Background: The RNA shown here (small-subunit ribosomal RNA) has 1503 nucleotides and comes from an uncultured bacterium. Its Rfam family is "Bacterial small subunit ribosomal RNA".
RNA sequence: GAGUUUGAUCAUGGCUCAGGAUGAACGCUGGCGGCGUGCUUAACACAUGCAAGUCGAACGGGGUCAUGAUGUGUGAAGGAGCCAGCUUGCUGGGGACGGAACUUUUCAUGACCUAGUGGCGGACGGGUGAGUAACGCGUGGGUAACCUGCCAUGUACAGGGGGAUAACAGCCGGAAACGGCUGCUAAUACCGCAUAAGCGCACGGAUACGCAUGUAUCAGUGUGAAAAGCCUCGACGGUACAUGAUGGACCCGCGUCCGAUUAGCCAGUUGGCGGGGUAACGGCCCACCAAAGCGACGAUCGGUAGCCGGCCUGAGAGGGUGGACGGCCACAUUGGGACUGAGACACGGCCCAAACUCCUACGGGAGGCAGCAGUGGGGGAUAUUGGACAAUGGGGGGAACCCUGAUGCAGCGACGCCGCGUGAGUGAGGAAGUACUUCGGUAUGUAAAGCUCUAUCAGCAGGGAAGAAAAUGACGGUACCUGACUAAGAAGCACCGGCUAAAUACGUGCCAGCAGCCGCGGUAAUACGUAUGGUGCAAGCGUUAUCCGGAUUUACUGGGUGUAAAGGGUGCGUAGGUGGCAUGGCAAGUCAGAAGUGAAACCCCGGGGCUCAACCCCGGACCUGCUUUUGAAACUGUCAGGCUAGAGUGCAGGAGAGGGAAGCGGAAUUCCUAGUGUAGCGGUGAAAUGCGUAGAUAUUAGGAGGAACACCAGUGGCGAAGGCGGCUUUCUGGACUGUAACUGACACUGAGGCACGAAAGCGUGGGGAGCAAACAGGAUUAGAUACCCUGGUAGUCCACGCCGUAAACGAUGAAUACUAGGUGUUGGGGAGCAAAGCUCUUCGGUGCCGCAGCUAACGCAAUAAGUAUUCCACCUGGGGAGUACGUUCGCAAGAAUGAAACUCAAAGGAAUUGACGGGGACCCGCACAAGCGGUGGAGCAUGUGGUUUAAUUCGAAGCAACGCGAAGAACCUUACCAGGUCUUGACAUCCCCCUGACCGGCUCGUAACGGGGCCUUUCCUUCGGGACAGGGGAGACAGGUGGUGCAUGGUUGUCGUCAGCUCGUGUCGUGAGAUGUUGGGUUAAGUCCCGCAACGAGCGCAACCCCUAUUUCCAGUAGCCAGCAGUCCGGCUGGGCACUCUGGAGAGACUGCCCGGGAUAACCGGGAGGAAGGCGGGGAUGACGUCAAAUCAUCAUGCCCCUUACGAUCUGGGCUACACACGUGCUACAAUGGCGGUGACAAAGGGAGGCGAACCCGCGAGGGGGAGCGAACCCCAGAAAAGCCGUCUCAGUUCGGAUUGUAGUCUGCAACUCGACUACAUGAAGCUGGAAUCGCUAGUAAUCGCGGAUCAGAAUGCCGCGGUGAAUACGUUCCCGGGUCUUGUACACACCGCCCGUCACACCAUGGGAGUCGGAAAUGCCCGAAGCCAGUGACCCAACCCGCAAGGGAGGGAGCUGUCGAAGGCAGGUCUGAUAACUGGGGUGAAGUCGUAACAAGGUAAC
Repeated sequence: GAGUUUGAUCAUGGCUCAGGAUGAACGCUGGCGGCGUGCUUAACACAUGCAAGUCGAACGGGGUCAUGAUGUGUGAAGGAGCCAGCUUGCUGGGGACGGAACUUUUCAUGACCUAGUGGCGGACGGGUGAGUAACGCGUGGGUAACCUGCCAUGUACAGGGGGAUAACAGCCGGAAACGGCUGCUAAUACCGCAUAAGCGCACGGAUACGCAUGUAUCAGUGUGAAAAGCCUCGACGGUACAUGAUGGACCCGCGUCCGAUUAGCCAGUUGGCGGGGUAACGGCCCACCAAAGCGACGAUCGGUAGCCGGCCUGAGAGGGUGGACGGCCACAUUGGGACUGAGACACGGCCCAAACUCCUACGGGAGGCAGCAGUGGGGGAUAUUGGACAAUGGGGGGAACCCUGAUGCAGCGACGCCGCGUGAGUGAGGAAGUACUUCGGUAUGUAAAGCUCUAUCAGCAGGGAAGAAAAUGACGGUACCUGACUAAGAAGCACCGGCUAAAUACGUGCCAGCAGCCGCGGUAAUACGUAUGGUGCAAGCGUUAUCCGGAUUUACUGGGUGUAAAGGGUGCGUAGGUGGCAUGGCAAGUCAGAAGUGAAACCCCGGGGCUCAACCCCGGACCUGCUUUUGAAACUGUCAGGCUAGAGUGCAGGAGAGGGAAGCGGAAUUCCUAGUGUAGCGGUGAAAUGCGUAGAUAUUAGGAGGAACACCAGUGGCGAAGGCGGCUUUCUGGACUGUAACUGACACUGAGGCACGAAAGCGUGGGGAGCAAACAGGAUUAGAUACCCUGGUAGUCCACGCCGUAAACGAUGAAUACUAGGUGUUGGGGAGCAAAGCUCUUCGGUGCCGCAGCUAACGCAAUAAGUAUUCCACCUGGGGAGUACGUUCGCAAGAAUGAAACUCAAAGGAAUUGACGGGGACCCGCACAAGCGGUGGAGCAUGUGGUUUAAUUCGAAGCAACGCGAAGAACCUUACCAGGUCUUGACAUCCCCCUGACCGGCUCGUAACGGGGCCUUUCCUUCGGGACAGGGGAGACAGGUGGUGCAUGGUUGUCGUCAGCUCGUGUCGUGAGAUGUUGGGUUAAGUCCCGCAACGAGCGCAACCCCUAUUUCCAGUAGCCAGCAGUCCGGCUGGGCACUCUGGAGAGACUGCCCGGGAUAACCGGGAGGAAGGCGGGGAUGACGUCAAAUCAUCAUGCCCCUUACGAUCUGGGCUACACACGUGCUACAAUGGCGGUGACAAAGGGAGGCGAACCCGCGAGGGGGAGCGAACCCCAGAAAAGCCGUCUCAGUUCGGAUUGUAGUCUGCAACUCGACUACAUGAAGCUGGAAUCGCUAGUAAUCGCGGAUCAGAAUGCCGCGGUGAAUACGUUCCCGGGUCUUGUACACACCGCCCGUCACACCAUGGGAGUCGGAAAUGCCCGAAGCCAGUGACCCAACCCGCAAGGGAGGGAGCUGUCGAAGGCAGGUCUGAUAACUGGGGUGAAGUCGUAACAAGGUAAC
């Protein structure tokens, strides 16, 4: 900013949406790369591997190798002397000596490896967030109360001894883990001694200083404690002290979530003295003493939570959050404990307890992934049992080096951010396909194809880094570069009713479904599903979840409280908050300057590096805060002394239903007694109950008793509110006026608190006349547990004590100041005047009107809801609910405080227009009334409902359907039913073939149509054919009285011939709207006049049109003989057009004239004249609109449906049925009549397939007949009632005519179902009609006949015509309908509206509940592990001391005891969760039941 409450409006108010974000998840989809990021759940359990070692330059061993030495053994080459042979210098034998080489023992040296002793490190790094609301964290300080290995600097030193013990060996135990005994041995392991200060301790002293304890320095005395070597000669180490650096420890100020339905908590608790303990202060611990300490500025308790830098959002202030990165803290299966150490109460150390898992030979043992991977489980959900120490860093080492799941990399996941691509240009036959279509076309769309290009990414090939300071590269043949190659390998998702960019078709038919809100879907859905098209974003797009925003919807910035949610019922007053005028001081707040700090990262700005960006690097700024310090002094604060305007006191006055107590009074009601008196009284809409002959009511007198105080009386008075009313007395509170003597800011507000507080109610005791809940009776009513009536008990009254609530309202908290007026009233004061008074002025109260201003409007407006300040209370959607639970109060009733689950998209305010009212005012209408005649009763006709039926075709349904569509159903009509038949069709257009017809005639057959057969047979021609018609055929199509009147057009009804309905401009109102159109008159009328912020206009009204009433002129085929002639006596004829009449044109009526009324107007009343007078009578004419009114069956028409049938055709039937009900009519019931006779006077119409005369026949319907007439000529056609004469005489009749029988007539193809009429006969009901209801106001009603349309025939209906011809209207109270104004409204589908509660049913959440099952934290007692500490220590012990030694001492230890002490056990409580038979109310639900409470005067005003 938008949507959503309404018919519309404004405001209030909630809900919802558009934005951004995420450690995300899910659905569909998925080309590449970079940088980040990835168990939010079970701090659940873990297989396996790895994550902390290193030093041989501390030490003794061991092992391997090498060299040397040595011992033993084997013993090569060479070979003397000797033997033999002979060729006399050769051959053979033999072997002293020799000592190579090899094996092995020992020693030494060197190199490497190493279990053990020893040193350093395992307190870092890494993980997690369970616990923790805390000095835990953040920020700023303090330590005069502290420690600090390795590191740095400096000073000084390292002399001389001693005793052990692992390893090792042997023996022994054990399954193992692991131990035991004996013996040997080393050290930079351990222990004395020496030396030592500027070190420690103790003591007193001096100086300087601080921040309380105290601190620093100086000198002195006494006393105490050190050391280690190794070595490659370079180094590396050791000890003491001091300083620094680093890291830690403790303390303090401030900040740090929710709940008061947690208000009191605490016993080592608070403090002190003295000890112990610690690195150090301290109840940290102990003994003793005191009784403190914390808390409404929220203690304690409960819930939730790691904190921060930051991150997200927001204009900001804020709100949310704390994953990754960084700082701090806490934890390491759960709980406890200490040891070692510079550092731990220790993630990959130890001990104990518990749970769990594993091994076991059952005796015992082992373990701890919240390290990195990984597994199971949980879950909507989160990765590899990878490479490397190359870099950065860490541990050890002198170093080489070793270790390092820290780290650097890689892998997986679109999880996020960023970048790139999926091609570019050209290309109209606007291809095909698809969708729509008004069938013409349009869209997709330059899009594709085609042509010409390019190569980013991916793919192939070649080269190939930086990161590394000399070497060393996991990443990695990676980034990057180059080349060749092909448009190829690379687009989806959501949405398209409004909000919100983007629409059409089909399918579906309140179904299936959609939906964030409003809401879509019930047969034409832009909202469901699909398609096409479009819109948006794009390797993503949507959905879900969560947070901020929008939301000024918790309002500090920045809201409210009369009526929308919201002022406490009222006062007094505590804490607190706020506070008059002037001066001086201080400097807490405030303001300014400076300094320190506010880590880095992040954000912002500038610059730089990856091709850009994300990302990274550098610099700056920022970090709004805290601390220290120096200033200022206006304001706030504080201190001091002042002032008097606020406030209070004093004094002087008057007013008052202010309060308490006591006393007194009269009127009235009732009762009692007595009198008079008699039949009723009383009560109501009308009655009855009740009272009364046992004497009521009425009336008179007397008495009793209780309650309330008429008139005065007044939007008058008093009081804080509730409230207060006869009079008197007494006690007493407050306000007001005047004065200005006193005090000198003493004030305002007021959380808690205290007090008061209508009515009703409660307790105790009185009292009780009237009234009167409950209750009883009588009425009313469908019912009547009510309204009305008759009674009547609590109660109402008094005293005392509770209760503590009201629409306790001005629905308006208190106080102060300011801001136009006018007019009343009340209590005072002042001034003036001509004084029972008037005028002016002032203070206090109480009303009305009204300006500015405010308000959503209504309204408020000096008594503010205006303008400001201070303080308190309260509100944050409706319902659930002022309910539940808990707590407090109460005798109880109940009051106070006061939720949640769940549910709805509204609930509510003010005003507007309508509609409505058993609201009001005015007006009209045959609306009532006054009349006349009917209907409703009878019979019949006709229509409808119902029923029946094969069908009884369909429609019409209050008025406004029902003698209606239908101005006319025997067939037809006809749409219905049964049966038969046809399928391009009964009807239209187009195409092909055949024929020459068609028509007509004859015939067979049928229930009939259909069907079969026979006869007959066209025109034009360029001879190809064509026109026309029939038959046959194929398909487009025909056809449908099938559906939808709720898809429609057209037409019609109705309100209603009612007087209304609107517009333009202007004005008013934020607006819907209003004004105009209302008002005063008047009219039939929104007709007209006047007035008026309106001025005009339109559709309606009226008039213009037609008929009619009078008359004139013109015309004359009917009219007249008026005047003439003829006559068969008929205007018949001649003649005429004067009259009647006909049909054209005119005139006439306009309140024009007079009188009166009225406003001098409009107009009204009366009169004259006139044929007619105030619209002369009648008709036509129907505003904006209402009823989804009627009609798809008049017609037209969209869509849907049927297509050998829902089409077409034929015969028969039905629409005519009949227990019944209703509507509309006809005929009657009789004498104002019937019948018979006689016989007078109309108007308006119709007529050719017609009207049909005369004449004849028939009782008659009618038949025969056929003149005349297309009609002012002829015919229908006789009008009837009336009149006159006669008869009937009150009767079911000489009324009435139904019904039935018989016989006929006419129409028609045909009168059976089912026509009309005639004659004769029959002669029903009916004697004037219950409740109820209809029409009519004058040529009307009533009554009488005549005609016409439809039509072959068939009106009691309908539409017309004339004849005769009334009565009544006081009037508008009432019924109905309508109009105008006004009022109320919770109605707007508009009263046939809306709406409440019980009951019944289904579902949901919740309270109570005998109980049951858990959880948590405490408390008391018991047991008491490990361990520290203390004591003891008969047993054990090498170092030191004494001693020659034995031995003893010092010291230590095992063991034991004790305090503390985890887990565990027992106990009673507290808090909390789950569950439960049953039960209470609540919510929701399309149609249930009963009533009618509320909204209108809602029918008894509501609350």